[in-house]
Molecule: SAM riboswitch aptamer (S box leader)
Organism: Bacteroidales bacterium
RNA sequence: GGAUUAUACAGAGGAGUGGAGAGAUCAGGCUCAGUGAAGCUCCGGCAACCUGCCCCAAGGGAAAGGUGCCAAUACCUGCCGUUCCGGUAAAAACCGGAAGGAAUUAUAAUUU
Numbered sequence: 001g002g003a004u005u006a007u008a009c010a011g012a013g014g015a016g017u018g019g020a021g022a023g024a025u026c027a028g029g030c031u032c033a034g035u036g037a038a039g040c041u042c043c044g045g046c047a048a049c050c051u052g053c054c055c056c057a058a059g060g061g062a063a064a065g066g067u068g069c070c071a072a073u074a075c076c077u078g079c080c081g082u083u084c085c086g087g088u089a090a091a092a093a094c095c096g097g098a099a100g101g102a103a104u105u106a107u108a109a110u111u112u
Base pairs, nucleotide, nucleotide: 001112002111003110004109005108006107007106008105013043014042015041016040017039021032022031023030026078027077028076029075044070045069046068049066050065051064053061054060074104079101080100082099083098084097085096086095087094
């Protein structure tokens, strides 16, 4: 790097260093940022995927170890058009919105 499965509207930040960007990529929007971004280090915390522990089990607890994470839903939209609502009295088409699905991404576990 590839494959499979699961999860992604909950939760959790201070200090030092650094010095202009950051929010995965592209586009649009929006937001964060010299009252100091990213990155790095230390400490703290959240969560509970894996290991270990308690439990007969389902399930639950705790958080020692391995990861992960600690602005905003994966910040929002993009593709599909099943359902519902509105434009519009009815049907079709179209447009907008909500829910849903897919793709992509991230993380974990297993595997190659």